The RNA shown here (Bacterial RNase P class B) has 366 nucleotides and comes from Enterococcus sp. LJL90. The sequence is in RNAcentral, with records from ENA. The coordinates come from a structure-prediction model, not an experiment, and the mean pLDDT is 76. Its Rfam family is "Bacterial RNase P class B". Its family is annotated with dimeric ribonuclease P complex, ribonuclease P activity and tRNA processing in the Gene Ontology. It is annotated as a ribozyme. Rfam's curators write: Ribonuclease P (RNase P) is a ubiquitous endoribonuclease, found in archaea, bacteria and eukarya as well as chloroplasts and mitochondria. Its best characterised activity is the generation of mature 5'-ends of tRNAs by cleaving the 5'-leader elements of precursor-tRNAs. Cellular RNase Ps are ribonucleoproteins. RNA from bacterial RNase Ps retains its catalytic activity in the absence of the protein subunit, i.e. it is a ribozyme.
């Protein structure tokens, strides 16, 4: 420095929340009562509703009801790159994490380190037909005529390579030109008979002038992936009050699974029916883990909502300084360890649907 476990323990009093028991009529007794991160809300399971989509059921007649999430892409997300590792029962995959490689930007200086809404705007080759300048050479009736020379067309039609994907666009005004193997003006220098052409500076316009330019937070490719989306404040049930509606109130909500019952009840396309089916109360089973203990039973397993679980104190652990006395080490000095005093300290931080990995804080001890 890093990863792991632990991160306090046992009465007692008085108070708080829940269960249970018994009835003294609201008291008494028992028993329980927050963490490794409960935090952050980074991702993602389960659950619930409500949307797409598929299949099936009844019905005359689907806007109903049940199981699903296959499948498609004018949806949605996704991103350097290659490869491993990665929970929740397996696969597999998210967030992350690890390792080497690249690109860019900061600091440091010459060694590195850090930080990133970092996938794609790539590279080359290249004409003709027709038009039009000049006439070296050739031919001439000495007037001139003619390209094989050059200029346009044109760096265009149009081939080609790489890559998983580079297709179209855009950068007002000004300027010739604003990304096209693009470009105007003067001058040097070369090459040529001219016409013309290459090369260099320097100038004008602009923010910016060809710099392996900028842009995809332009359209739009491409790769992977995936049913979307909200969220226990979701959802359900409901007095007073007949009906509606959903407020007061309750459930969802507590150790996990599970029957049975209420109940095939209430509900159920404005009338009847069908499929389809609650809510709430009750009555068992199993089965995990603490504890007590007569070994076989027995009690527990936080559950609030203005949101309980706390104060007080004592005893012990645990670390740390400081004395005291003893052991050991041949002897001092010094060191270790025992048993005792004294003082000082013991961290982050608190359950709200439930679970899993990530991440952040952490005194101290092993």
């Nucleotide at each position: 420095a890093u990863u792991u476990u632990c991160g306090g323990g046992u009465g007692a009093u008085c108070g708080c929340g829940g269960c249970u028991a018994a009835u003294u009529u609201u008291u008494u007794a028992g028993c329980u009562g927050a963490g490794g991160a409960a935090a952050g809300u980074c991702c993602a399971u389960g659950c619930u509703c409500g949307c797409a989509c598929a299949g099936a059921c009844u019905g005359c007649g689907a806007u109903g009801u049940c199981u699903g999430u296959a499948g498609u892409g004018u949806u949605c997300g996704u991103g350097c790159u290659u490869a491993g590792c990665g929970a929740a029962a397996c696969c597999a995959u998210a967030a992350g994490c690890u390792a080497a490689g690249g690109u860019a930007c900061c600091a440091a200086u010459u060694u590195u380190g850090g930080u990133a809404a970092c996938g794609g705007c790539a590279g080359a080759a290249a004409a003709a037909a027709c038009a039009g300048c000049u006439a070296a050479g050739g031919c001439u009736u000495c007037g001139g005529c003619u390209a094989u020379g050059c200029u346009g067309a044109a760096g265009u039609a149009u081939u080609c390579u790489u890559g998983a994907a580079a297709g179209u666009g855009c950068c007002a005004c000004a300027g010739u030109g604003a990304c096209g193997a693009a470009g105007c003006g003067u001058c040097u220098g070369g090459a040529g008979a001219a016409a013309u052409c290459c090369u260099g500076a320097c100038g004008g316009u602009g923010g910016a002038a060809c710099g392996c330019g900028g842009u995809a937070a332009a359209c739009c490719c491409c790769u992977c992936g995936a049913g979307c989306g909200a969220g226990c404040a979701a959802c359900c049930c409901a007095a007073a009050c007949a009906a509606c509606g959903g407020u007061a109130g309750g459930g969802g909500c507590a150790c996990u699974c599970u029957u049975u019952u209420u109940a095939g009840u209430a509900g159920g396309a404005a009338a009847u029916g069908a499929a389809c089916g609650a809510a709430u109360g009750a009555a068992g089973g199993a089965g995990c883990c603490a504890g007590u203990u007569u070994u076989a039973a027995c009690u527990g397993g936080a559950g609030a909502u203005a949101g309980a679980u706390g104060a007080u104190g004592a005893c012990c652990c645990c670390u740390g300084u400081u004395u005291a006395u003893u052991u050991c080490u041949c002897c001092c000095u010094g060191g270790a360890g025992a048993u005792g005093a004294a003082c000082a300290g013991g961290a982050c931080a608190a359950a709200a649907c439930a679970u899993g990995g990530c991440u952040u804080a952490u005194a101290g001890a092993a």